RNAcentral holds the sequence, with entries from Rfam and Ribocentre. This is a predicted structure of a 90-nucleotide RNA (c-di-GMP-I riboswitch aptamer) from Alkaliphilus metalliredigens.
RNA sequence: CGUUGAUAAGGGCAAACUUACUGAAAAGUAAGGACGCAAAGCCAUGAGUCUAAGGGAAGUUUUUAUUCCUAUGAUUGUCAGGUUGCAAAU
Numbered sequence: 001c002g003u004u005g006a007u008a009a010g011g012g013c014a015a016a017c018u019u020a021c022u023g024a025a026a027a028g029u030a031a032g033g034a035c036g037c038a039a040a041g042c043c044a045u046g047a048g049u050c051u052a053a054g055g056g057a058a059g060u061u062u063u064u065a066u067u068c069c070u071a072u073g074a075u076u077g078u079c080a081g082g083u084u085g086c087a088a089a090u
Stems, first nucleotide, its partner, number of pairs: 002090003005086001012037002017032006035077001041083003045080003048075003054070005
């Protein structure tokens, strides 16, 4: 330097759920809590997925309501890519 990568390693992260707060929502943050994770460290660049406040369309005499579309909102614990790093073995 390359490859492999567990019985979770010295150490680390923390799903669901609960409470509080923020948000239109998706979701996020903090505390508790562990389903799991070898990059479940970091980066929304590509694809996917979620949401639809605002905007657009349909419809309606008109308004409200309703339906559909839309990311400029999210998600890296969906995948790819980039980048840094690790017990041990080889």

The organism belongs to Alkaliphilus, within Bacteria. The model forms 95% of the base pairs in the Rfam consensus.